[in-house]
RNA sequence: UGGCUCAGAAUGAACGUUGGCGGCGUGGAUUAGGCAUGCAAGUCGCGCGAUAAAUUACCUUCGGGUGAUGGAAAGCGGCGAAAGGGAGAGUAACACGCGGGUACCUACCCUCAGGACCGGGAUAGCUGCGGGAAACUGCAAUUAAUACCGGAUGAUGUCUCCGGACCAAAGGUGUGAUUCCGCCGGAGGAGGGGCCCACGUCCUAUCAGCUAGUUGGCGAGGUAAUAGCUCACCAAGGCUACGACGGGUACGGGGUGUGUGAGCAUGCCCCCGCUCACGGGGACUGAGACACUGCCCGGACACCUACGGGUGGCUGCAGUAACGAAUAUCGGGCAAUGGGCGCAAGCCUGACCCAGCGACGCCGCGUGCGGGAGGAAGUCCUUCGGGAUGUAAACCGCUGUCAGGGGCUAGCAAGCAACCGGGUUGAAUACGCUCGGAAGUUGAGCCGCCCCAGAGGAAGCCUCGACUAACUCUGUGCCAGCAGUCGCGGUAAGACAGAGGAGGCAAGCGUUGUUCGGAAUCACUGGGCUUAAAGCGCGUGUAGGCGGCUCGGUAAGUGUCGUGUGAAAUCCCAGGGCUCAACUCUGGAACUGCACGGCAAACUCCCGAGCUUGAGGUCGGUAGAGGUGCCUGGAACUCUCGGUGGAGCGGUGAAAUGCGUAGAUAUCGAGAGGAACGCCGGAAGCGAAAGCGGGGCACUGGGCCGAUUCUGACGCUGAGACGCGAAAGCGUGGGGAGCAAACAGGAUUAGAUACCCUGGUAGUCCACGCCGUAAACGAUGCACACUGGACGUUGGGCCCUCUGACGGGACCGGCGUCGUAGCAAAAGUGCUAAGUGUGCCGCCUGGGGAGUACGGCCGCAAGGCUAAAACUCAAAGGAAUUGACGGGGGCUCACACAAGCGGUGGAGCAUGUGGCUUAAUUCGAAGCAACGCGAAGAACCUUACCCGGGUUUGACAUGCUUGGAUGCCUCUUGGGGAUAACUCAGGUAGGCUGCCCGCAAGGGUGAAACUUGCACAGGUGUUGCAUGGCUGUCGUCAGCUCGUGCUGUGAAGUGUCGGGUUAAGUCCCUUAACGAGCGAAACCCCUGUCGCUAGUUGCCAGCAGGUCAAGCUGGGGACUCUAGCGAGACUGCCGGCGUUAAGCCGGAGGAAGGUGGGGACGACGUCAAGUCAUCAUGGCCUUUAUGCCCGGGGAUGCACACGUGCUACAAUGGCGUGAACAGAGCGAUGCAAGACCGCGAGGUGGAGCAAAUCGCAAAAAACACGCCCCAGUUCAGAUUGGAGUCUGAAAUUCGACUCCAUGAAGUCGGAAUCGCUAGUAAUCGCGUAUCAGCCAUGACGCGGUGAAUGUGUUCCUGAGCCUUGUACACACCGCCCGUCAAGUCAUGGGAGCUGGCAGUACCCGAAGUCCGCUUAGCUAACCGUAAGGAAGCGGCGGCCGACGGUAAGGCCGGUGACUGGGACUAAGUCGUAACAAGGUA
Repeated sequence: UGGCUCAGAAUGAACGUUGGCGGCGUGGAUUAGGCAUGCAAGUCGCGCGAUAAAUUACCUUCGGGUGAUGGAAAGCGGCGAAAGGGAGAGUAACACGCGGGUACCUACCCUCAGGACCGGGAUAGCUGCGGGAAACUGCAAUUAAUACCGGAUGAUGUCUCCGGACCAAAGGUGUGAUUCCGCCGGAGGAGGGGCCCACGUCCUAUCAGCUAGUUGGCGAGGUAAUAGCUCACCAAGGCUACGACGGGUACGGGGUGUGUGAGCAUGCCCCCGCUCACGGGGACUGAGACACUGCCCGGACACCUACGGGUGGCUGCAGUAACGAAUAUCGGGCAAUGGGCGCAAGCCUGACCCAGCGACGCCGCGUGCGGGAGGAAGUCCUUCGGGAUGUAAACCGCUGUCAGGGGCUAGCAAGCAACCGGGUUGAAUACGCUCGGAAGUUGAGCCGCCCCAGAGGAAGCCUCGACUAACUCUGUGCCAGCAGUCGCGGUAAGACAGAGGAGGCAAGCGUUGUUCGGAAUCACUGGGCUUAAAGCGCGUGUAGGCGGCUCGGUAAGUGUCGUGUGAAAUCCCAGGGCUCAACUCUGGAACUGCACGGCAAACUCCCGAGCUUGAGGUCGGUAGAGGUGCCUGGAACUCUCGGUGGAGCGGUGAAAUGCGUAGAUAUCGAGAGGAACGCCGGAAGCGAAAGCGGGGCACUGGGCCGAUUCUGACGCUGAGACGCGAAAGCGUGGGGAGCAAACAGGAUUAGAUACCCUGGUAGUCCACGCCGUAAACGAUGCACACUGGACGUUGGGCCCUCUGACGGGACCGGCGUCGUAGCAAAAGUGCUAAGUGUGCCGCCUGGGGAGUACGGCCGCAAGGCUAAAACUCAAAGGAAUUGACGGGGGCUCACACAAGCGGUGGAGCAUGUGGCUUAAUUCGAAGCAACGCGAAGAACCUUACCCGGGUUUGACAUGCUUGGAUGCCUCUUGGGGAUAACUCAGGUAGGCUGCCCGCAAGGGUGAAACUUGCACAGGUGUUGCAUGGCUGUCGUCAGCUCGUGCUGUGAAGUGUCGGGUUAAGUCCCUUAACGAGCGAAACCCCUGUCGCUAGUUGCCAGCAGGUCAAGCUGGGGACUCUAGCGAGACUGCCGGCGUUAAGCCGGAGGAAGGUGGGGACGACGUCAAGUCAUCAUGGCCUUUAUGCCCGGGGAUGCACACGUGCUACAAUGGCGUGAACAGAGCGAUGCAAGACCGCGAGGUGGAGCAAAUCGCAAAAAACACGCCCCAGUUCAGAUUGGAGUCUGAAAUUCGACUCCAUGAAGUCGGAAUCGCUAGUAAUCGCGUAUCAGCCAUGACGCGGUGAAUGUGUUCCUGAGCCUUGUACACACCGCCCGUCAAGUCAUGGGAGCUGGCAGUACCCGAAGUCCGCUUAGCUAACCGUAAGGAAGCGGCGGCCGACGGUAAGGCCGGUGACUGGGACUAAGUCGUAACAAGGUA
């Protein structure tokens, strides 16, 4: 930088778990899928006829009849049924919203002014007779109206050619009556509606063109009304990048959720609008419908049926099955509010008001309140002391909400109304209307108050690793599980599970889904594009966007004021009502908007006039690989011919293939061909980019400088579009020298389809035509303006110097370098910006999938352009930092190499290890840095292993306890406690007393041994990856850090780098560093020289004595030596070099010279290095065994393999003989001399010696002499046989040594590899620890003899410093890529198969409107005397037309043998592509 994730709020929710009460809300989001049952639209008798029950009057043949009252069910008629109620399927549309408009209609209501005259004919019902199962229906007769019809009157109405023509009505009730309620035509109003328009209104361009009634006109039809709304004719228009057409999705709004806001998301409840009513079509009636509970048709489904035919439509309220994660009662009431009808009473009303169910939401209340221990019990933790739960409980006192029981009651009630009074009309005390009073009367349901009782009936859920408030124990052991992200779990888990505790919320709490927020993560507010994702490869230019200076005008934008509108509800504010709140009422504000009007005129647009600085032109110069065509030149190369020449050439890391005696290569001459242009040449020049390089000519584009001459904003950018566009590639035809994919061969290699080599075809070249890409890069779009400098270079003119070269100065243009401010994450950039601004375009939005699939366009093809999704990951990235690493670089060290000496690797043996074997072969150590290591001593023991046997408080510790066993008092010391009581431990204090020993004196003792039981012991059992300690290694390498300061956003850097120098971060100089610490050095020990001191056991020069000999003796301190203290060496001195420094080189002196030699000493750290088997130790395991004891066996086993050694292979040797010379050690269950025995190991014996005295003890090589004579030997000694010695209870497994005999391999060791730089290597022997003995050739020491080579750093190994690259950071034993194999998932293609959607063409054509025909069917009103006519019905035909059918396509899904790639998946295969020059950049 960037994505992912979380904490908030919300929800018509659901799920898990829990659940006391109430108020207010809310509740089928899925199948606009299907529905049983009941209810949801009626009402009016004051419109009409008839009339059941009942009442009553009269009559009566006593059966009843007539009349009146009355009003059930039904009919005619009126009004209503188009409202209310439901739902959101369709609809992207004038559907909705906002603001306007008018060519229109409007029943009921209001207002105003008028009218209502005279007639007529029917028909339901009812009755009779039929049909039918039913639904229903036919015929006949008869009847009324506020039903229907004719005529009259008709204007302020309609039409009009302005003459005229046309159109109405109904009555009812009541009465004494011009009451009241209605009726008709007209005008106006209110409210309601129809139609039209501007603007706003989702995604998709992988939908780019759409359209035939289409767009307009004339005429006609049609409507309430405008209109292609419909039709005929005419014209050819109309829409579209400001997205038409198509596809997908979706009712829209007020609002709602969230948000600081802008926005984003949403449209549940409530309100407004629209649409729909089983799916489709249609009209009728009517003021209004194309009509939710009307009609007709065709369709699906369901039901009834007597099979002929009928019936039905819950998206009304309940309810039902189905679907689904999921959503309620077949409740009460018209009391209130509202609606229909009615004069009214009233009737109807699943609208509505209430109740029921659901923690679904919001709000409120409660489950008690106060006191109560240094603090019960239980539980948990514990360092066992204690801590926590926790005032929590118990217990004491108190209160009384809600729920429970009993009782009482205001309000929601307004109305209606007998009756009374007033007013009004009127002649009137009738009737009516109206106001007031009023007996009486109306509550589905809810609220309120009082009393009783008693803490009684009422708490859970989630979380506790970080984010994020809250921690412990146990269990589990990468299991079981958790998880929003990061991530937890592989034996000590604060992350799983349980428990204790804690935190949060609370009648809820969590989880899941969804939305907004955080996310400035689509950025209008408010982001970016050099390297993180992102500038089109470059230009010309269309639309569009933006645009210089001045003046005038207009007023579209803009500002301000006003008017209208922006429904109510919601939100906000104030106040009020429910005890509060939720909820609700009233008022206000707001609704940021739209429209209209007035004013203003700065700015923008627009109109007009002008200007010159932007831009362009003109003129004069000028530089240049700018472009195209033609011509031409030399060098090189290859080929051909000829000459010379004679064996090789060529090529590589090295080779080979190849060429060559048929004469190559080489060389000379002549000729041919094609391609490319050396030097000049440059950080240079030109071009828009790609790109452009020999020379000449022709044609041609652009730039720059100068003049200040013209035009007068003509400009900038640029979606589409068009053009250009390296290389490779493609087409056609040429050309082809060199080079060179493919290909062939040769090498290399494990392989080598590569890198290297020899060849070689396309191609590279030309012409024409395609392709259209690139790390097409400055990874940086174009244009303009502004903003410190320095230096270089290129083009042009100007000025200064008399002129020129040249130099200097200011100016314009280009190309570069370094840098100020600023910017930037940093790197960097910095007048050629990545700074500061403006304009326009392009592009980005996590990584992978993927620049892929599908579709479209382009292309001859290759392919290009455009461009997703599923799925998957918790990252992918940028810059810089510190390390580490590099088959990167520089500098420098080290036995690192080289130089040299000797070894190992081959042999035999010893020893360790692996492996194998085994009852066991105990365990550990594992590159260097395990392997003669733990082992400095495995026959038993050791010993941890195996077999067998035994043992269980134990082989070992402590405490208590039984027995043993048995004390008390006083004093005293110390501890606990309080300075007590009491108690514990002690006393060689005193008294009495018990017991034991003892002959006694006396001593010992109040205990122990032993024993019983209990705690516990024990474990070489496990974990070195839980640890301490110790150790190895890098490495005796020169490093590792800190304080302060300074630099950097930061990690960090600086110091510690640089120049010298050193063994060294040793020292010096420089220096944003200055100092300091741990390391290095020094201090310590040994050794080398000298001195002093001290002389025994050491020494013996001189003196004396003495011996075969000997410091043997006296003596001596001189010497050696011993062992203590000192001195000495410091680059101090001289010369040179160096910076006058540090220091280096040489020299003098000196025993020693630049650290004299050696040792001890090991920085920060690394390797989870080693060790639980030295020891210690947490956890775990074991407890008649995994403890302990004993016997025997094993660790020594042997086809093999490796490490480390010893001895050799011989003559610098072996053997024999002989008269040398050390140092350091060790010695008392020890070393042991001389002597004797034995060939010898050894034995006998024992002098001496706790050791400068005695012993081990001989040192060996060397040296001298002799033999051997190059051989498996007189080398070598394995092996084997025999005989012995010694140690030890014991040498069989399994000791060492001796003697005799035997006499193996081996003749100097493949690849490879080790040590060593001087008293070193090599070689020679000696000693010691462990130890009875010894498998010791090991280890640790000691001295003797005593070299060679190198003064170099190319290479191998390791190391230090600086630098560089990095995709590494458990750090190259790193990281990481692709195929293949396995599993899972999603997806593309696919012969096809199968659904859906919207259309097109044609066929069929229901209902029905319209049109036409029909008087061969039917018919009351009008005309007509009548016949008949008019008109209507019916019938027929026509246009249109739903459903259905046929056909060819389009679009979207599902599925599909097979197939393509993709993603993911601890430990599969093959290689090694990339990251370090990644080993071929």

A computed fold for a 1481-nucleotide RNA from a metagenome, annotated as small-subunit ribosomal RNA. The sequence is in RNAcentral, with records from SILVA. Its Rfam family is "Bacterial small subunit ribosomal RNA".